[in-house]
Context: one part of a larger RNA
Molecule: small-subunit ribosomal RNA, central domain
Organism: uncultured bacterium
Order: sequence, then C1' cells, then structure tokens
RNA sequence: CUGGGCGUAAAGCGCGCGUAGGCGGUUUGUUAAGUCGGAUGUGAAAUCCCCGGGCUCAACCUGGGAACUGCAUUCGAUGACUGCAUGACUAGAGUACGGUCAGAGGGAGGAUGGAAUUCCGCGUGUAGCAGUGAAAUGCGCAGAGAUGCGGAGGAACACCGAUGGCGAAGGCAAUCCUCCUGGGACCUGACACUGACGCUCAUGCACGAAAGCGUGGGGAGCAAACAGGAUUAGAUACCCUGGUAGUCCACGCCCUAAACGAUGUCAACUAGUUGUCGGGAGAGUUUCAUUUCCUCAGUAACGAAGCUAACGCGUGAAGUUGACCGCCUGGGGAGUACGGCCGCAAGGUUAAAACUC
Repeated sequence: CUGGGCGUAAAGCGCGCGUAGGCGGUUUGUUAAGUCGGAUGUGAAAUCCCCGGGCUCAACCUGGGAACUGCAUUCGAUGACUGCAUGACUAGAGUACGGUCAGAGGGAGGAUGGAAUUCCGCGUGUAGCAGUGAAAUGCGCAGAGAUGCGGAGGAACACCGAUGGCGAAGGCAAUCCUCCUGGGACCUGACACUGACGCUCAUGCACGAAAGCGUGGGGAGCAAACAGGAUUAGAUACCCUGGUAGUCCACGCCCUAAACGAUGUCAACUAGUUGUCGGGAGAGUUUCAUUUCCUCAGUAACGAAGCUAACGCGUGAAGUUGACCGCCUGGGGAGUACGGCCGCAAGGUUAAAACUC
C1' cells in the first nucleotide's frame, strides 16, 4: 500500500454549521507541471528468477544473464485527460421582483377559558369512608365520606386529533393578541440578475429528551428515597396507606439515551397501483358545499425488475452508479484500568493490556 463490510450478525458520529483537505458543470486558450514515449546516467554486492559449473545428490558454494518495476537529467508527443491562465457561458448553486400558501417551527410579553384533583370557609346531614384477591395500616362523633354554595393554589390542556402538520436532530398541541425570528412549497413572467459562487468535511463551533447538579422561587396532583400495612419460607419487591427530593419557573451547568428508520450527507438513473397533506391550473354547479383531471413539493400502504443469508427493501431503495466523511475486524476481560481533556459533583470523552475460551 492492498481486502471485505456497516437495517436485524461487529460496524452510520444524536444532529447541524463549517476550516484545512478530497472531489467538482460547459466553451476557448496556453505552458509542457502532472500524463505518455525515447535516450543517457544511476539504481553496490549478496538475495529472488533463468541458463550453466563444483562438492556422489541436496542444502550449500560458484560463473554468466535477466531483473532491480525507482530516481535524476535531457529530447520529444498530444489539446484527449488532470493542472494553469485568461476571458466567456448557463443546465448546478444562489438572489430579487410580482402573486400567493400551509404549518403544535423558535423566542419574548400580555390577556382569557373550561373540566378535574387537592386544600380552606359556610350550610344540609349521620356513621361510616377509603382500600384489596382478601385484608390491614390510614381517615372519621374534635362530625369524616356524600351533597350544595363560595374561595385559594399549582400543574396539565379532553373533544378537534389523523395512517395529519412543522422542525437539522432533540422535539413542538387549550384559545386569542402583540413584537422579534428561522426554514419550506407553488404559480407566473421577461426565463430578470450573479456566473460554478458547488458537494462532502479531520480539527473546531452551535444545538442537544429524561434524569442529575448549583442559586433563588414555587409546590395542586404524581412520586425515587423513606415509613407503615399486607403477601411470603423470606419479601430490602410486585399490592395498599402515607410521603421527601424531583416533576413547574428564572438563570447557570451537565452532554448522555433502544438520541431508532437500530439505515451518514449530496447528486444522477431505473415498472406500476392505491391513499393522504399543501400549492397551482382546468372543467361542471346560479353560488357554496363538493367533485374530476393534470402538475409540483411532502408523506404513507402495496408491489415489477433488481438486491438480500433470510426477514425484507423496493423512485423517501437495503436497486444501478459517483463524491466525501464516520465506523467494524472472534467471545469475555471492557466501553473497564492508566494517562490526557472536560465537569461543582455525578460523571462524560478518548481508550488498552495481561489473562482466558
């Protein structure tokens, strides 16, 4: 230097932005840098290979040749490829105008709503309530539970709701308003403008559920820990009665997940069928509701070819190809030890070996 792989067998970084690097559309031109060809020099000897020779053979020793696939210098070739340069182009990429559109995309602030749980006050009212497989702990004559009225407070938003929508991922849902803000889709024109500005991305940076941590609030319900009651041979559990962190808010950390589509990103190409969401266009209906067709973008269920060990995937590929990155290399030891870096800590990240099967 080289192989085979990564949905489920080991293996796609949680996700994005992006530096170096790698790769890169069309046309014209040029040097001869890469590339290609020749010559010269060099590429020690031994080894390897071929043809011989010597030890009785062989190993071994030895003569000659080839080779040493490389490097340097030089001469030349082509406009084919890479490179370079100069301009140019518009099919990639992007920008803008006009008309629009959908959406739980994000952040800040404000207003409002109903149902429920709990608690408090007052009224009615009396002996139970709650709980379970059955019970007990627990609550209740200091008046519970039930019921009526009023109030407080916190958290979450039934129906709509979907095989639905938005977001890079994590994720995002009561309603309304205001402000700030990201992305996406369609149509039309004059194909208006820029003119390769692109793709991927080691290091780096940003984001990143839940739990957890720090400071200060808040605390209705739920509920690790904990206490009690049961169950049981035991029961540090499952069941029951309670119950603190936490769950909520602000700010700051943590940086991990079955962070899953267990499927990296981008691009091109390759039968169909049936839905659904959004946009556009057209037709019918007096209009609306609605319906039909085409098309663009998204999203699902089948399925030809093909692929796959099979399961299955199948234009949102796991098909056929290209560019770039990441990762795997028998099981255990071990995602551990040591060291480094990060963290307040918890710990995270990077990451072995002995030994053993």